[in-house]
This record gives sequence, C1' cells and structure tokens, in this order.
RNA sequence: GCACCAGUAGCUCAGUCGGAUAGAGCAACGCACUCCUAACGCGUAGGUCGGGGGUUCGAUUCCCUCCUGGUGCA
Repeated sequence: GCACCAGUAGCUCAGUCGGAUAGAGCAACGCACUCCUAACGCGUAGGUCGGGGGUUCGAUUCCCUCCUGGUGCA
C1' cells in the first nucleotide's frame, strides 16, 4: 500500500430481508431476605448504534468517505 472482518449500555455480545418504545447477560444503584455479609429474588437507571455525508416518508440496517482495532497478502 491492497483486501477482508469488526466497532451497539461501564464490560461481553445479540438484533431487525429498511418500519412498533433498540435488547440480553454481567457490573452499578434501590428494595426485600439475613444477626451481618455473600448468594438468590424483585425493581431502577444507564445508548449521539465509531465520526461525517448521501439515498429514503423512514437508516443501527443500504451507499460513499474518514477514524480505531484485528487478520491476510505484498
């Protein structure tokens, strides 16, 4: 330099052939339980879906470009 893959909650990840309010587990916080703690149970909060632009009535999803990480080739 080229090609491919990935980027979604604090962490690990799912997701929709373009459409309903964007989800799970763990973590955090609260409550309950307990002599206390942990575990278990119930609940709450947490997201510019990597940045920008385009297409569209509508984009996390499609297109372009840039950034970051990984792999391969040279």
The RNA shown here (transfer RNA) has 74 nucleotides and comes from a bacterium.
It matches the Rfam family "tRNA". Its family is annotated with triplet codon-amino acid adaptor activity in the Gene Ontology.